[in-house]
Source information
This is a predicted structure of a 169-nucleotide RNA (Lysine riboswitch aptamer) from a bovine gut metagenome. The model forms 100% of the base pairs in the Rfam consensus. The sequence is in RNAcentral, with records from MGnify. Model confidence (mean pLDDT): 78 of 100.
RNA sequence: UGAUAGAGGCUGCGGUCACCAAGAGUAGCCCGCCUGACGCAGGCCAUGCGGACGGGGGAAAGGGGGGGAUCGCCGAGGAGCGGAGAAGAGCGCCUGAUCGGAUCCGCGUCCGGGGCUGCGGAGAAUAUCCGCAGCACUGUCGCCUCCCGCAGGGGGCGGAGAGCUGUCA
Numbered sequence: 001u002g003a004u005a006g007a008g009g010c011u012g013c014g015g016u017c018a019c020c021a022a023g024a025g026u027a028g029c030c031c032g033c034c035u036g037a038c039g040c041a042g043g044c045c046a047u048g049c050g051g052a053c054g055g056g057g058g059a060a061a062g063g064g065g066g067g068g069a070u071c072g073c074c075g076a077g078g079a080g081c082g083g084a085g086a087a088g089a090g091c092g093c094c095u096g097a098u099c100g101g102a103u104c105c106g107c108g109u110c111c112g113g114g115g116c117u118g119c120g121g122a123g124a125a126u127a128u129c130c131g132c133a134g135c136a137c138u139g140u141c142g143c144c145u146c147c148c149g150c151a152g153g154g155g156g157c158g159g160a161g162a163g164c165u166g167u168c169a
Base pairs, nucleotide, nucleotide: 001169002168003167004166005165006164009074012073013072014071015070016069017068019065020064029056030055031054032053034051035050040096041095042094043093044092077111078110079109080107081106082105083104084103088099089098112138113137115135116134117133118132119131120130121129122128140159141158142157143156144155145154146153147152
């Protein structure tokens, strides 16, 4: 230098399925009554779009929980940037502008790992996820020091996974 194989954690990372809670007595829909044309542009629309109130009726998606099953793994993965871009939003409808962002590709740009606290964002949400900061903990290596013959262990400080350990060449 290259190849190969491993470790961190019993709260490691992510995917799928099942169950469960919530979403929600919410939305679409029907009835009654009241109101009377809302917009970025054009057109349609008063034979009443849409909206408020009351009644009837009544879903789903995304996300989540425990840790049940199963699969792939240890930059696992998560962010960020760039490119492409679905659903949807956009007065009611159509067309366009605009917003939106599932998903895919690329980039060694950032993060060793999980936890707690605070702030911010997403979300219906006290769930959960993401980002930033702080606090200890933990794994790893380096430096200093002590026990110590070595090995190994204790303490302190620091770095980052492009790392660390084993084997082979």